[in-house]
Context: one part of a larger RNA
RNA sequence: GAACGAACGCUGGCAGCGUGGAUGAGGCAUGCAAGUCGAACGGGAUCCAGAGAGUAGCAAUACGAUCUGGUGAGAGUGGCGAAAGGGUGAGGAACGCGUGGGUAACCUACCCUGAAGAUGGGGAUAACCUGCCGAAAGGCGGGCUAAUACCGAAUGUGGUCGUUUUCCGCAUGGAAGACAGACUGAAGGCGGGGAUUCUUCGGAACCUGCCACUUCAGGAGGGGCCCGCGUCCUAUCAGCUAGUUGGUGAGGUAAUGGCUCACCAAGGCUUACGGGUAGCUGGUCUGAGAGGAUGGUCAGCCACACUGGGACUGAGACACUGCCCAGACUCCUACGGGAGGCUGCAGUCGAGGAUCAUUUGCAAUGGGCGAAAGCCUGACAGUGCGACGCUGCGUGGAGGAUGAAGGCCUUCGGGUUGUAAACUCCUGUCAUUUGGGAACAAUAGCAGGGGGUGGAAUAUACCCUCUGCCUGAUGUACCGGAAGAGGAAGCCACGGCUAACUCUGUGCCAGCAGCCGCGGUAAUACAGAGGUGGCGAGCGUUGUUC
Numbered sequence: 001g002a003a004c005g006a007a008c009g010c011u012g013g014c015a016g017c018g019u020g021g022a023u024g025a026g027g028c029a030u031g032c033a034a035g036u037c038g039a040a041c042g043g044g045a046u047c048c049a050g051a052g053a054g055u056a057g058c059a060a061u062a063c064g065a066u067c068u069g070g071u072g073a074g075a076g077u078g079g080c081g082a083a084a085g086g087g088u089g090a091g092g093a094a095c096g097c098g099u100g101g102g103u104a105a106c107c108u109a110c111c112c113u114g115a116a117g118a119u120g121g122g123g124a125u126a127a128c129c130u131g132c133c134g135a136a137a138g139g140c141g142g143g144c145u146a147a148u149a150c151c152g153a154a155u156g157u158g159g160u161c162g163u164u165u166u167c168c169g170c171a172u173g174g175a176a177g178a179c180a181g182a183c184u185g186a187a188g189g190c191g192g193g194g195a196u197u198c199u200u201c202g203g204a205a206c207c208u209g210c211c212a213c214u215u216c217a218g219g220a221g222g223g224g225c226c227c228g229c230g231u232c233c234u235a236u237c238a239g240c241u242a243g244u245u246g247g248u249g250a251g252g253u254a255a256u257g258g259c260u261c262a263c264c265a266a267g268g269c270u271u272a273c274g275g276g277u278a279g280c281u282g283g284u285c286u287g288a289g290a291g292g293a294u295g296g297u298c299a300g301c302c303a304c305a306c307u308g309g310g311a312c313u314g315a316g317a318c319a320c321u322g323c324c325c326a327g328a329c330u331c332c333u334a335c336g337g338g339a340g341g342c343u344g345c346a347g348u349c350g351a352g353g354a355u356c357a358u359u360u361g362c363a364a365u366g367g368g369c370g371a372a373a374g375c376c377u378g379a380c381a382g383u384g385c386g387a388c389g390c391u392g393c394g395u396g397g398a399g400g401a402u403g404a405a406g407g408c409c410u411u412c413g414g415g416u417u418g419u420a421a422a423c424u425c426c427u428g429u430c431a432u433u434u435g436g437g438a439a440c441a442a443u444a445g446c447a448g449g450g451g452g453u454g455g456a457a458u459a460u461a462c463c464c465u466c467u468g469c470c471u472g473a474u475g476u477a478c479c480g481g482a483a484g485a486g487g488a489a490g491c492c493a494c495g496g497c498u499a500a501c502u503c504u505g506u507g508c509c510a511g512c513a514g515c516c517g518c519g520g521u522a523a524u525a526c527a528g529a530g531g532u533g534g535c536g537a538g539c540g541u542u543g544u545u546c
Base pairs, nucleotide, nucleotide: 001546002545003544004543006542007541008540009539010538013393014392015391016390017389018388019386020385026349027348028347030346031345032344035080036079037078040077041076047070048069049068050067051066054063055062056061087304088303089302096231097230098229099228100227101226102225103224106223107222108221111219112218113217114216115215116214117213119153121151122150128143129142130141131140132139133138158184159183160182161181162179163178164177165176166175167174168173188211189210190209191208192207193206196205197204198203232276233275234274239269240268241267244266245265246264247263248262249261250260251259279301280300281299282298283294284293285292286291306327307326308325309324310323329340330339331338332337357383359382360381361380365379366377367376368375369374396426397425398424399423406417407416408415409414430487432482433481434480435479436478445469446468447467448466449465450464451463452462453461490535491534492533493532494531495516496515497514501530502529503528504527505526511518512517
C1' cells in the first nucleotide's frame, strides 16, 4: 500500500447492488417449513333445491317420516412423492476431494424411442357397526364391504437359465443365432360414437381416443465400485501388521473384492505406524510475476442430523421434520406408563468484542401430486433492520473588499481566518408534499373460430394458428406540479519517517508513543485554542493476510 463475513471510538443526508451467528455441532417456548390424487376404491358428514304420507290448527301456516337431484368436509384403503429442495462443517489426512481413466464386475423410479401384450378367476382387510382394556398415548376381540391393494391359473412377442453353432476381443470373457428344453407377466380408469346384438331399460357387447398396466430392447439423465497422479505439520513418533498379505472354496451384494467365513501358505507396509490440525475444489486476497495466505457469500463433491448402534420399506436411504434398541436431557402422568429432538425459516435463552423480522406472497422461476382446474412449497420472489462492503449523488451556483464584525497572532505598524461571511442575482439534484404511472404476464389456463393428424366418422382426443377473457406480494421504477438555500459534515493528523505551525497551560508531573523518542519553566512531540494538511458520509484505531 492492498484486502476483510470484521469489531471498537467519534460522526452520520439519499439511492442502487451485494452482504450479515466466524463464538457453544450449547439448550430450546411458539408458529410455519411435504404433500397431493374422488379421472384407483368403499363410503359419505354438512348444506341447498324439489316432491311429500302425515301431525297441530277453522284457516293462513308451522313441523315433518320418506323419496329424488346436487354439494361434497373429516377420516380410511391404494398410488406417486416424501432419498429432492433447505441447513451445518462436528467428524474425517481418506480414492474424501481434484484431475484423467476403467467397469468384458454393475444398478437406474419418473422421461423419450421401438416391439409385443393386457384372458379368465379367487380369498381377504381397513374404513364402518359392535364389545372390551387403558389416566393418557394407544390397544385387543366379533361382524360387513371395495379397489389400479393381495393371491393362484392361462397366454410367452420376449427375458433368464441350460445345451449347442458361428463370429469377435482387452486376461477373466463378449455378441449373434438355434432348441416342442425348464422357469417367468399384466389393472384398470375417464371420455366419444353410429349401424347391429343382448338388456334388469341404468347399461353392456362392438368401434375409437387419452391416461395408466405387463414384458423386452435402446436412449437420456443419475448413481455404485475400481485405478494412475496430486492433496498440511511433526522423528522430542522408527519400526507397524493375525483378516494381517496371498491362495482355494463358499456365502453375501446390483456388482468386483478378506466384504464375511472355513481351510492352506507366511506373507504385507516403510516417512509406514503414531500424534496434532483440517471439510475438499472452482475460486478469493495479495503480488510485476514466481509464490504466499485463504476456502464466508455463489457453484460442484463429501460428511452429519440430540449421542451411539441397527435394520425395514423402496428404483433409490441404512433416511434432518420415518421405525427399533441403548444413553443423556426436557416435558406429561391417575406412578402402571407415555411424549420430544430448530446443524429448515423466523424467534428465545446462554456464552461472546460481535452478526437482522416470531414480516408479505405463491404474481414470477423451479419442485411434488393431479387428465386438468388446482393444491402444497419459510425453495424462491419481495419487503424490513445494520454505513457491514462496493458504487453513484447531494449538502448549492455565480457575483461580492469599508478586505466588516468576532477569533487568533503581533515587532502594535499590521497580519491571518478570507470571497470566506453578510449582501445581490440564480438553480432545484436528493429529501418533503401533491398528481399521474409502467414492466415483471403469457409461448400457461379457459372459451370461441380456422387448418391438420388419427379414425368408419362432420364424436372425442392430439398438434399448429387467430381472437377474446382471467391471473401482481410490492403504487415500486419513472414522469409532471409546488414551495424554499431551505432538511443534510465530519473525522484524523500537523518533531522526523510524513503533507501540514503558532500561542497559552503544565513543569520527568499530568500525559504522548508505530519506530526513533518527547515532558525536569520559553514543549512546532503532553492538554486547550487559532491556523494548516489529508480523507470525506465517512474518518481513525484494533485484529488478521499478502
This is a predicted structure of a 546-nucleotide part of an RNA (small-subunit ribosomal RNA, 5' domain) from a metagenome. Rfam family: Bacterial small subunit ribosomal RNA.